SAM riboswitch aptamer (S box leader) from a Cytophagales bacterium, 103 nucleotides, folded computationally.
[in-house]
RNA sequence: GAUUUAUAAAGAAGAGGUGAGAGAACAGGCUCUAAGACCCUCUGGCAACCUUCGAUGGUCGAAAGGUGCCAAUACCUGCCCUGACUAACGGGAACGAUAAAUU
Numbered sequence: 001g002a003u004u005u006a007u008a009a010a011g012a013a014g015a016g017g018u019g020a021g022a023g024a025a026c027a028g029g030c031u032c033u034a035a036g037a038c039c040c041u042c043u044g045g046c047a048a049c050c051u052u053c054g055a056u057g058g059u060c061g062a063a064a065g066g067u068g069c070c071a072a073u074a075c076c077u078g079c080c081c082u083g084a085c086u087a088a089c090g091g092g093a094a095c096g097a098u099a100a101a102u103u
Base pairs, nucleotide, nucleotide: 001103002102003101004100005099006098007097013043014042015041016040017039021032022031023030026078027077028076029075044070045069046068049066050065052062053061054060055059079092080091081090
């Protein structure tokens, strides 16, 4: 990198460094950002996929280890359900993310 399966309206920030864009990509919107965002490091935390431990008929608890995560639902929309038009809500798909297994 690829495939399969599963998950996502919850939750969790301080310090230091750097210095201009950032929110995956394209388009539109909206938001964050020199009162320093994004990113990096350290510390702290959240969560419970794998693992470990303790209970236990389907499961629950703890959080030492492997990951992940710590603005906004995966920030929202785009395609379909959807109709004569528009808007809102809801559901699904696609794309992306993460985990586990296989390769």

Its mean pLDDT, the model's own confidence on a scale to 100, is 82.